Molecule: transfer RNA
Organism: Rhodospirillaceae bacterium
RNA sequence: UCCGGUGUAGCUCAACGGUAGAGCAAUCGGCUGUUAACCGAUAGGUUGUAGGUUCGAAUCCUACCGCCGGAGCCA
Numbered sequence: 001u002c003c004g005g006u007g008u009a010g011c012u013c014a015a016c017g018g019u020a021g022a023g024c025a026a027u028c029g030g031c032u033g034u035u036a037a038c039c040g041a042u043a044g045g046u047u048g049u050a051g052g053u054u055c056g057a058a059u060c061c062u063a064c065c066g067c068c069g070g071a072g073c074c075a
Base pairs, nucleotide, nucleotide: 001071002070003069004068005067006066007065010024011023012022013021018055026042027041028040029039030038048064049063050062051061052060
C1' cells in the first nucleotide's frame, strides 16, 4: 500500500429500510433471622466519525478512524 471481516447499553450479543432489544452486571423493592439464591420493578444508547441515498437508515452507498485476518513491498 491492497483485499476481506468487524465496531450497537458497563460486559457478551440481537435487531428484514418502519417505536433500538435480550442475558449478565448496576440501582430500588419483595421474600429470608442475615447473606446468597429466587421474584418484581427502574435506570442505562449521538448504533466508531463525517457525508450521501430515501417519506423513513443500526441496516444501503462513499470517505475516514480503531481492532482482527490475509496479500504485497522491503531499494